[in-house]
Context: one part of a larger RNA
Formats: sequence, structure tokens, C1' cells
RNA sequence: GAAUGAACGCUGGCGGCGUGCUUAACACAUGCAAGUCGCACGAGAACGUUUCAGCUUGCUGAAACUAGUAAAGUGGCGUACGGGUGAGUAACGCGUGGGUAAUCUACCUCCGAAUUGGGGAUAACAUUGCGAAAGCGAUGCUAAUACCGAAUGACAUCUCAAUAACUCCGGUCUUUGAGAUCAAAGGUGGCCUCUCCAUGGAAGCUACUGUUUGGAGAUGAGCCCGCGUACCAUUAGCUUGUUGGUAGGGUAAUGGCCUACCAAGGCGACGAUGGUUAGCUGGUCUGAGAGGAUGAUCAGCCACACUGGAACUGACACACGGUCCAGACUCCUACGGGAGGCAGCAGUGAGGAAUUUUGCGCAAUGGGGGAAACCCUGACGCAGCAACGCCGCGUGAGUGAUGAAGGCUCUUGGGUCGUAAAACUCUGUCAGUAGGGAAGAAGUUGUAUAUAGUUAAUAACUGCCCUUGUGCUGACGGUAUCACUGAAGGAAGCACCGGUUAACUCCGUGCCAGCAGCCGCGGUAAUACGGGGGGUGCAAGCGUUAUUC
Repeated sequence: GAAUGAACGCUGGCGGCGUGCUUAACACAUGCAAGUCGCACGAGAACGUUUCAGCUUGCUGAAACUAGUAAAGUGGCGUACGGGUGAGUAACGCGUGGGUAAUCUACCUCCGAAUUGGGGAUAACAUUGCGAAAGCGAUGCUAAUACCGAAUGACAUCUCAAUAACUCCGGUCUUUGAGAUCAAAGGUGGCCUCUCCAUGGAAGCUACUGUUUGGAGAUGAGCCCGCGUACCAUUAGCUUGUUGGUAGGGUAAUGGCCUACCAAGGCGACGAUGGUUAGCUGGUCUGAGAGGAUGAUCAGCCACACUGGAACUGACACACGGUCCAGACUCCUACGGGAGGCAGCAGUGAGGAAUUUUGCGCAAUGGGGGAAACCCUGACGCAGCAACGCCGCGUGAGUGAUGAAGGCUCUUGGGUCGUAAAACUCUGUCAGUAGGGAAGAAGUUGUAUAUAGUUAAUAACUGCCCUUGUGCUGACGGUAUCACUGAAGGAAGCACCGGUUAACUCCGUGCCAGCAGCCGCGGUAAUACGGGGGGUGCAAGCGUUAUUC
């Protein structure tokens, strides 16, 4: 000099954009942070309103609407994303480059094939038992795209045989044949000529969507390898599933991953083993660079979710707001037993030099569910607080000498603050006041018309370009912006002035009080202490402290 997620002191007008527990991975009151689908399924209230009836005249009962709505349940998809933190980890964890002939991949896209026919339950519900509660049962009823057989079944998988090619000689792979194995679920809309019952359905036909199976893609993930990745040798030897083989098990998959048997190996001064510290990277800061330091915000990867362990479900978890076991802690209890997990967003206590609101909204972007309308979303978008940082603007501009008054100084002549003020002429940023287009940020959805496809069909449905009409949507926010008044009426401080280092005098003090980054000042003329005047530097900041280069 530059820098910071900074803190402290003095001071403080506005705006834009960012940033904000670096300490206790300490403990947490309260609210919210993951739901959704009635176009999978069975069932299904109430408040209230109206009408009627009865009478005790404001009550009782019934019916209809409320409403196939709310809440609950079965089922599907999602909850493995998104959000947080950095405790652990010196490791294939990360970075980079490869491999997988050793693998999986829900939803999505494209291309095929199929979607036949049955069965038994169970929740909800009703009745009921135990319990303070959390909850746990018993009996009975019922549905499905829930569950279970059967049928069919290949270009799928497996086995066998033959065969072409490649090869790292382990194997991979083409074609052909034979055998074995494996599947499903419907829903909604329309037509209803023909058939049946009968006036609306069933069958049938059809559109869309779903389901099953196969291939390909896309995306995501698992595993393996080369190289790189802190310090200590005042850590020198470490290792028995250890190193390798065979066989088997296990996995989506290779492998001591696991087991049995066999062999006795494997690593190490090119630093094994042990210890200390630490999430890694893109980056960030500094520097001419080489380097050094660092890893907040943003982005990629990893790890963790009170502590330790385990599996279940599932395409994916050994799962932050799931389950089970153990432990510590907190809470409830009728003492028998139960409940909980903010390193999600706010917020509280504690710790600390130190770090914000228990705000608004799903309008936008993105995500989950749904055919859609729509619902959910503390992701996100916004607002609030904080000079914490960067950037921008302002606190007025021009003229103005009698060099006013006043302060300081003085050799008493003057000098200086100083064109500074006053005064005159202007301007109108910001703040203030009043108003106005509900501007832009944005489009989306429904519907109508037109057209194409499908179809028996001018229904319905689906696709698409253009055009037109209509309806609806803004948290921010009465925000941005615009207009008006009005120059003091609302806006300047902080540090320094011995040298380094830009800037000097007076008074007070008298090795005292004090200053100080270094050199050093102060013991009676202190430009170095304290105050006044003046000056210098930066400026809504200025200094100090800490840390890095």
C1' cells in the first nucleotide's frame, strides 16, 4: 500500500446492489417448512336455511337443500428433490484423466407387442373390551388401478446343440434350431345405426388416458484404476481376513465383501504404521510475476442430521421434519406407562468483541401431485433491521472589500480566519408536500371460430400455425416515475500537524501530568504533553485493534 463475513471509539443525510453466529455439531418455548389425486375405491356428516307437523309459543320431530361437500379411511405418485451444517474424514474424500467385455436407472422421449378369465380378504364403518393417556385388541360387513392363483406369451432371460467373427486366450459376440421360465388394471368422455332389456342403461363401436412386456435413447447413480492432494522421524517397523489361490455364498455389479480349505505372503526412508491438524475444488485476497495466504457469500462434489447401532419400504435411502434397539437429556403421568429431537425459516436462552424480522406473497422462476381447474411449496420472489462492504448523489451555485463585526496573534504599524460571512441574482438534486395512469416488470388459462388427424360418425377427443373476441391474474406497493413549494428552513465529521509524513503558533504544565508504530518527547521559553487559534489529509465517514499478502 492492498484486503476482510470483521470488532471497538467518535460521528452520521439519501439511494442502488450485495452481505450478515467466523464462538457452543450448546440447549431449545411457539408457529410454519411435503403434500396431492374423487378421471383408482368403498363409504359419508354437521352448522345453517326453507317447508311441514306437534304443542309447553320457543322448543321438539320429520323432509329437502347444504352435499356426494367437509373431515377420516384403502390405494397411487411424491416425501432419496429442494433447504441446513462442516462434527467427522489425510481418504479413490476431492481434483483431473481413463475404465465398466463387472453394472442399475422410477418419471421422460421414440419404436414394437399385449391388455383374457377368475378368486379370497381387509381398512373405513357398526357393536364392543382394556387403558389416565399414547394406544392396543375382539366380533361382524364391504370396495378397488390394493392382494393372490390360472390362461396366453416373444426379437426377453436361462440351458443345450451347431455356426461366422474378434481376442488381452480369461472371454466377448453374430446367426440358426430345440427346451424351460416370466405379465397386466382399469378409468373418463362421446355415439347409440344394429342387438337386449327398457327410455335410461347394458352390450357394442370409438377417442383420450392408464397398465403389462420388450428394444433404443436421454438423465441420474454405483464400482475400479493412473496422477496430484497439510505437518511431525523428538512416530521405524506395521499386518493374520492380514497377502494370494481354489470353491461357494452375497450384490444391480467386480472384489477377502463374507465363509471353508490351501499357500505364506503383503506394506515400508520414493516415509509404511502411529500422532496432530483439516471437509475438497472452481475460486477469493495479495503480488510485476513466480509465489504466499485462504476456502464466508455463489457454483460442483463429499459427509452428517441429539449420540451409537440396525434394517424395512423403494427405481434410488441404510432415509434431517420415517421405523426399530440402546444411551444421555427434556417434558407429560391417574406412577402402570408414554412423548420429543431447529446443523429447515423466523424466534429464545447460553457462549462471545460480534452477526437481523416469531414480516408479506405464491404475482414471477423452479419443484411435487393432478386430465385439468387447482392445491402445496420459510425453495424462491419481496419487504424489514445493521454505514457491514462497494458504488452513486447531496449538504448549494454566481457576484460580492468598507477586506464588517468577532476570535487568534502582534514588533501595536499590522497580520490572519477571509470572498469566508452579510447582501444581491439564480438553481431545485435529496429530504418534505400534494396528485395522477393501478404504467412496466407477463404472461397464463378457459372458451369460441378456422384447419388437420382419428372414427361408422357432421359426437367426443387429439395436434398445430395464424387471426379474432371475451374472461382472469402483482406480494413488492400507492413502489418506480412525474408535478409543486422552498436556500437555510433538514443534511459534516474524524484523524493528524518533531522526523519518518502533507501540515505552526500562543497559553498551561514543569522528568509531573502525560504521549509514543519506530527514532524518541516532558527536569520553566515543549512546533512531540493538555487547551485555543490556524493548517494538512480523508470525507458520510474517519481513526484504532486483529488477521493475510
Molecule: small-subunit ribosomal RNA, 5' domain
Organism: uncultured prokaryote